Molecule: Bacterial RNase P class A
Organism: Candidatus Aphodousia gallistercoris
RNA sequence: CAAGUUCGCCACGAUGGUCGCGGGGAUCGUUUCAGUCCACGAGGAAAGUCCGGACUCCACAGAGCGCCGUAGCAGCUAACGGCUGCCUGCCGCAAGGUACGGAUUAGAGCAACAGAGACGAGCCGACGUUAGGGUCGGGUGAAACGGGCAAUCUCUACGGGGAGCAACAUCAAAUAGGCAACCGAAGAUCCUGCUCGGGGAGGUUGCGGGUAGAUGGCUUGAGGCACGGUGCGAAUCGUGCUCUAGAUGAAUGACUGUCGGCCGUGGCAACACGGAACAUAAUCCGGCUUAUCGGCGAACUUGCUUU
Numbered sequence: 001c002a003a004g005u006u007c008g009c010c011a012c013g014a015u016g017g018u019c020g021c022g023g024g025g026a027u028c029g030u031u032u033c034a035g036u037c038c039a040c041g042a043g044g045a046a047a048g049u050c051c052g053g054a055c056u057c058c059a060c061a062g063a064g065c066g067c068c069g070u071a072g073c074a075g076c077u078a079a080c081g082g083c084u085g086c087c088u089g090c091c092g093c094a095a096g097g098u099a100c101g102g103a104u105u106a107g108a109g110c111a112a113c114a115g116a117g118a119c120g121a122g123c124c125g126a127c128g129u130u131a132g133g134g135u136c137g138g139g140u141g142a143a144a145c146g147g148g149c150a151a152u153c154u155c156u157a158c159g160g161g162g163a164g165c166a167a168c169a170u171c172a173a174a175u176a177g178g179c180a181a182c183c184g185a186a187g188a189u190c191c192u193g194c195u196c197g198g199g200g201a202g203g204u205u206g207c208g209g210g211u212a213g214a215u216g217g218c219u220u221g222a223g224g225c226a227c228g229g230u231g232c233g234a235a236u237c238g239u240g241c242u243c244u245a246g247a248u249g250a251a252u253g254a255c256u257g258u259c260g261g262c263c264g265u266g267g268c269a270a271c272a273c274g275g276a277a278c279a280u281a282a283u284c285c286g287g288c289u290u291a292u293c294g295g296c297g298a299a300c301u302u303g304c305u306u307u
Base pairs, nucleotide, nucleotide: 001303002302003301004300005299006298007297008296009295010294012260013259014258015257016256017255018254019253021041022040024038025037026036027035029033043278047289048288050287051286052285053284054283055164056163057162058161067160068159069158070157071156072086073085074084075083076082087101088099089098090097091096102155103154107153108152109149110148123138124137125136126135127134168216169215170214171213178207179206180205181204182203183202190198191197223242224241225240226239227238228237229236230235262275263274264273265272266271
């Protein structure tokens, strides 16, 4: 220098202007509410909802069968089908990558073509035999009686109750219906505030359930960062610092100025023009998978060149 491998990081940045949104705090008026000011307000995958947990409700004596899942060995973890280390097979010159890696002396099933025969069969030759049969060799094939396939059933070991924040809990209208008490054909309630008049069977109050609606759940958590200890590592322990969305017909936006970085094209250059992905939280967390413009860093491998 070129081609690669593994791990990690950024996701255009900074600062103004105009208009606007979400949940907070302060302040002023105050009955709800409105105004003013302040700081804060999406991601590495917020995605797919594939796996595992926290949390909530429902179900549940104990044991067995069945069903589903996982599968080298040892470990990490709250847990896992995730991750780490090692062994083995395969791929790669290598750094590395990858695995559909338990059991076929418990049982069953399966095997194209070729071949006499593919799981119990007898073609050819030799040996040998009274005979049934036996032994050795040939030939076909991946495999010929000794085996293979468990991603065929099966066996073994281990694990697994169901539904999910639209969970669930609390408060609680209107209307209808329910229960109780009282009033009412000696005419109530109603028309109608009063008197008269009309009308003719319900009315009043209380309780309770659930609906609309509201509130909680809701974001401080297996949290993040730095340093140190232990460990090959995944991780874990200690100390210090730090707090950064919580909406619900669902905010986090739109236009624009200046400066700077990146990419492409043109240009000797100054510079000009154009471009910038995948994607938008919805209870939270650990993983996996998938999408993604452009770029940066570290370690390592192979080849070539120079010293």